Context: one part of a larger RNA
RNA sequence: GGACGAACGCUGGCGGCGUGCUUAACACAUGCAAGUCGAACGCUGAACCCGCUUCGGUGGGGGAUGAGUGGCGAACGGGUGAGUAACACGUGGGCAACCUGCCCCCGGCUCUGGGAUAACUCCAAGAAAUUGGGGCUAAUACCGGAUGUGACCGCUGGCCGCAUGGUCUGGUGGUGGAAAGGGUUUCCGGCUGGGGAUGGGCCCGCGGCCUAUCAGCUUGUUGGUGGGGUAGUGGCCUACCAAGGCGACGACGGGUAGCCGGCCUGAGAGGGUGACCGGCCACACUGGGACUGAGACACGGCCCAGACUCCUACGGGAGGCAGCAGUGGGGAAUAUUGCGCAAUGGGCGGAAGCCUGACGCAGCGACGCCGCGUGGGGGAUGACGGCCUUCGGGUUGUAAACCUCUUUCAGCAGGGACGAAGCCGUGAGGUGACGGUACCUGCAGAAGAAGCACCGGCCAACUACGUGCCAGCAGCCGCGGUAAUACGUAGGGUGCAAGCGUUGUCC
Numbered sequence: 001g002g003a004c005g006a007a008c009g010c011u012g013g014c015g016g017c018g019u020g021c022u023u024a025a026c027a028c029a030u031g032c033a034a035g036u037c038g039a040a041c042g043c044u045g046a047a048c049c050c051g052c053u054u055c056g057g058u059g060g061g062g063g064a065u066g067a068g069u070g071g072c073g074a075a076c077g078g079g080u081g082a083g084u085a086a087c088a089c090g091u092g093g094g095c096a097a098c099c100u101g102c103c104c105c106c107g108g109c110u111c112u113g114g115g116a117u118a119a120c121u122c123c124a125a126g127a128a129a130u131u132g133g134g135g136c137u138a139a140u141a142c143c144g145g146a147u148g149u150g151a152c153c154g155c156u157g158g159c160c161g162c163a164u165g166g167u168c169u170g171g172u173g174g175u176g177g178a179a180a181g182g183g184u185u186u187c188c189g190g191c192u193g194g195g196g197a198u199g200g201g202c203c204c205g206c207g208g209c210c211u212a213u214c215a216g217c218u219u220g221u222u223g224g225u226g227g228g229g230u231a232g233u234g235g236c237c238u239a240c241c242a243a244g245g246c247g248a249c250g251a252c253g254g255g256u257a258g259c260c261g262g263c264c265u266g267a268g269a270g271g272g273u274g275a276c277c278g279g280c281c282a283c284a285c286u287g288g289g290a291c292u293g294a295g296a297c298a299c300g301g302c303c304c305a306g307a308c309u310c311c312u313a314c315g316g317g318a319g320g321c322a323g324c325a326g327u328g329g330g331g332a333a334u335a336u337u338g339c340g341c342a343a344u345g346g347g348c349g350g351a352a353g354c355c356u357g358a359c360g361c362a363g364c365g366a367c368g369c370c371g372c373g374u375g376g377g378g379g380a381u382g383a384c385g386g387c388c389u390u391c392g393g394g395u396u397g398u399a400a401a402c403c404u405c406u407u408u409c410a411g412c413a414g415g416g417a418c419g420a421a422g423c424c425g426u427g428a429g430g431u432g433a434c435g436g437u438a439c440c441u442g443c444a445g446a447a448g449a450a451g452c453a454c455c456g457g458c459c460a461a462c463u464a465c466g467u468g469c470c471a472g473c474a475g476c477c478g479c480g481g482u483a484a485u486a487c488g489u490a491g492g493g494u495g496c497a498a499g500c501g502u503u504g505u506c507c
Base pairs, nucleotide, nucleotide: 001507002506003505004504006503007502008501009500010499013372014371015370016369017368018367019365020364021330026328027327028326030325031324032323035072036071037070040069041068043066048061049060050059051058052057079283080282081281089207090206091205092204093203094202095201098200099199103196104195105194106193107192108191109190110189111145112144113143114142120135121134122133123132124131125130151175152174153173154172155171156170157168158167159166160165181188182187209255210254211253216246217245218244221243222242223241224240225239226238227237228236258280259279260278261277262273263272264271265270285306286305287304288303289302308319309318310317311316336362338361339360340359344358345356346355347354348353375405376404377403378402385396386395387394388393409448411443412442413441414440415439419434422431423430424429451496452495453494454493455492456477457476458475462491463490464489465488466487472479473478
């Protein structure tokens, strides 16, 4: 000098764009943050319409609403950085050892039966959470049978490679396996096989912290065979066999730490760093476990144990903000219990649409960067006042007053968006949170808007008074003990400016 997610002191006009718990991965009141589909299914049936009516109702249509079965989603999106020195990450490869719902392309198929169960109803237990029993019912829920390209096993042919082997949707025999319907107007689905796309899994080379006051470490340990397990290789697991494997090119141990693109600095080499944004990883009160599923060992799912909090009729139950706000606490320190789904994106749905604290916006903070303003021109008897003085004067100073001009920003008034592609509607037309915002026009009047640090040298800027090694200053050198340009105040000056200084950290 530059930089900062900063803090502190003094000060503070406006706007745009960013950014804001670095500490206790401390504890959390309250609300919201993941639902959706009636074009899968059976119930429930409001408004309303029609018929009959003895005016009490009743029959038919209609489908709002509600929970339930079922499907898809809930594994995304959002948060955090605790753990992790590791194939976690980065980079480059490998899988002839693998998986991939929804989406796209191509081929084939969608035949025929059955038994239940929730909802509902009845009964029962319980303070509650919830649970048990009897009865009825539907399906794109569940289970048989048929058919069979492909799967697996045996035999067999061609081609190829990189060792295990791959491939020709090769040929042939056997084994056991599919499907679901709904709307009706074009449609939406289901099963099976092949390919693609996307996403993932596993393996390997290389790379990136400190410590030797850690020197030896290791028994599933290292390898093999058989078996198990997995989508899949593998000591991943298991039985047996062998006795290996790693290490001064730093094993093992200890400390610290999420990694990267980047960011800061620097001429570069390098050093530091990993906040915001993007990629990957890990975690979700603590520890463990599996279930479902294409995908999880699953933040707002389940089970067990533990700590903590809450309810209880003492028998038993409920909970997990490192989602968005918000509260207490810790701290030098970090925001609103806001608006909207209008846009972008996501889930479901054929669609309308519903949901979406993702997101879009607004609010608060000079926290940062950038822009603008606090007026422009004229104006000397160089006014008054202040300060200094050698008492002549000097300086503040064209500064003010005064004359003239302008009106940015703020204020008031009128007009008033783009963002809307899409979607709805036959059509006209309708649909914006931000927002009566930006922007445009007009009105009035210089009118409402300047501070902070420094002035001994480094370092730009000097005098007076007060003080008297006191009070104090200080980054270093050092100032202060009666004339202090170094302390305090004033006048003046210098530097920056809605900021200026101080502190901390990095280069």
Predicted 3D model of a 507-nucleotide part of an RNA (small-subunit ribosomal RNA, 5' domain) from Geodermatophilus sp. BMG8131.
Its Rfam family is "Bacterial small subunit ribosomal RNA".